[in-house]
Molecule: transfer RNA
Organism: Endocarpon pusillum Z07020
RNA sequence: GGUCCCAUGGCACAAUUGGUUAGCGCGUCACACUAAUAAUGUGAAGGUUCUGAGUUCAAGCCUCAGUGGGACCA
Numbered sequence: 001g002g003u004c005c006c007a008u009g010g011c012a013c014a015a016u017u018g019g020u021u022a023g024c025g026c027g028u029c030a031c032a033c034u035a036a037u038a039a040u041g042u043g044a045a046g047g048u049u050c051u052g053a054g055u056u057c058a059a060g061c062c063u064c065a066g067u068g069g070g071a072c073c074a
Stems, first nucleotide, its partner, number of pairs: 001073007010026002013023001019057001028044005050066005
């Protein structure tokens, strides 16, 4: 230098032809249970999806540019 892949709550992931309120597990907090802790059960908070622009009635999803990380080739 070239090709390709990835970026979504604190962490690990899903959302597969663009369309209903972006979900799940762990974790956190509250409550119940207990003498107490853990485990278990119930509930809650926490995201605008790496950044910017574009297409569209509508973008996590498509296009372009950039940033960061990774693999391969040279």